RNA sequence: CGGGGAGAUCGAGGCGUCCGCGUCGCGCUCGUCGCGCCGAGGAAAGUCCGGGCUCCGCAGGGCAGGAUGGUGGGUAACGCCCACGGGCCGCAAGGCCACGGAAAGUGCAACAGAGAGCAGACCGCCGAUGGCCGCCCCUCGGGGCGGAUCAGGUAAGGGUGAAACGGUGAGGUAAGAGCUCACCGCCGGCGUGGUGACACGUCGGGCACGGCAAACCCCAUCCGGAGAAAGACCAAAUAGGGGAGGAGGGGCUCCGGCCCCGGAUUGCGGCCCGCAGUCCUCGACUCCCGGGUAGGUCGUUCGAGACGGCGCGCGAGCGCCGUCCCAGAUAAAUGGGCGCCGCCCCCCUCGGGGAACAGGACCCGGCUUACCGAUCGCCCCGGGGA
Numbered sequence: 001c002g003g004g005g006a007g008a009u010c011g012a013g014g015c016g017u018c019c020g021c022g023u024c025g026c027g028c029u030c031g032u033c034g035c036g037c038c039g040a041g042g043a044a045a046g047u048c049c050g051g052g053c054u055c056c057g058c059a060g061g062g063c064a065g066g067a068u069g070g071u072g073g074g075u076a077a078c079g080c081c082c083a084c085g086g087g088c089c090g091c092a093a094g095g096c097c098a099c100g101g102a103a104a105g106u107g108c109a110a111c112a113g114a115g116a117g118c119a120g121a122c123c124g125c126c127g128a129u130g131g132c133c134g135c136c137c138c139u140c141g142g143g144g145c146g147g148a149u150c151a152g153g154u155a156a157g158g159g160u161g162a163a164a165c166g167g168u169g170a171g172g173u174a175a176g177a178g179c180u181c182a183c184c185g186c187c188g189g190c191g192u193g194g195u196g197a198c199a200c201g202u203c204g205g206g207c208a209c210g211g212c213a214a215a216c217c218c219c220a221u222c223c224g225g226a227g228a229a230a231g232a233c234c235a236a237a238u239a240g241g242g243g244a245g246g247a248g249g250g251g252c253u254c255c256g257g258c259c260c261c262g263g264a265u266u267g268c269g270g271c272c273c274g275c276a277g278u279c280c281u282c283g284a285c286u287c288c289c290g291g292g293u294a295g296g297u298c299g300u301u302c303g304a305g306a307c308g309g310c311g312c313g314c315g316a317g318c319g320c321c322g323u324c325c326c327a328g329a330u331a332a333a334u335g336g337g338c339g340c341c342g343c344c345c346c347c348c349u350c351g352g353g354g355a356a357c358a359g360g361a362c363c364c365g366g367c368u369u370a371c372c373g374a375u376c377g378c379c380c381c382g383g384g385g386a
Base pairs, nucleotide, nucleotide: 001382002381003380004379005378007376008375009374010373013341014340015339016338017337018336019335021039022038024036025035026034027033028031041357045368046367048366049365050364051363052362053227054226055225056224065223066222067221068220069219070084071083072082073081074080085099086097087096088095089094100218101217105216106215107212108211122158123157124154125153126152129151130150132147133146134145135144136143137142166184167183168182169181170180171179185207186205187204188203189202190201191200192199193198231298232297233296234295241289242288243287244286245285248261249260250259251258252257262280263279264278265277266276267275268274305324306323307322308321309320310319311318312317343354344353345352346351
């Protein structure tokens, strides 16, 4: 210098001025007031995991269902994070992996291919063995040589496939084959190291047990349900529920009513008498009680908190000390104008344009997804120079 890997921090920039919005605090002349503090994010998002909190349920256990799946640690907890082991990819830095069980059972494997599970012989290879044909020999029982490959042997090589019943080499053979041997792989035993996953060594076994479990399933561990529309409190109007209050009494009856006395009320302009009507059952009315709705208050933001220092730990993280308070709206505030400067693009060098993804709604820890860009160090590979 070029290429690559893996992180961290910031992210509608800074300063000034003017107008505006929300919570809270203070003040007064209580208002559409004044002053002051604070006022979105790294993802506030998706709502995918885990927890706090709340209500309901619950003796204990089991079934069903769901999730997770190498080992050890971190944590309130996790499917998250850290470290390590194993496998795969990369020259490397580094990246990816649900990474328990297929010698319990059930199942699946398209196409191609001869054969796809205790398999198979298409092209090949072979002619040892039995049979066939030819020639030769013979002691007539047979023997030798050659050929074709009918029966057959084989699975080295080719071919199909994602996958074909260990790999390489040597011996061996008619040709071959763990048939035999060496090494590698695999399985089993033992030993050593490690908390462990596992690694290494050694001995034995010719090798059986193919693949798929984010197929059913088996094993181990964990999980009660619902979620701020959780939940607690205050509490109108209207309707509905419960209760209390009030002037009725007597006689007759064929049970339909009728008569007498009394009371309330209305009308006859008002008052008294009188007369007439209605009622004296329900209801209406008045009062009380309780549930619930609208509405309001709480839950609600001081918390597994933020920052700094020290200590422990490889690390995730943990402990101690100090300082600080950092949005709490409820149809929902956090916005805009101007001037100067800074960045990027265009450019006639006057000027013009641009600056991502996106916004709280009970709160935290994660994961995932989106994102114009800027800054900071670290590591690997290649080239050059001193």
Predicted 3D model of a 386-nucleotide RNA (Bacterial RNase P class A) from a Planctomycetota bacterium. The gene name in the source record is rnpB. The RNAcentral record of the sequence draws on ENA. It matches the Rfam family "Bacterial RNase P class A". It is annotated as a ribozyme. Gene Ontology terms of the family: tRNA processing, dimeric ribonuclease P complex and ribonuclease P activity. Lineage of the source: Bacteria > Pseudomonadati > Planctomycetota. The coordinates come from a structure-prediction model, not an experiment, and the mean pLDDT is 77.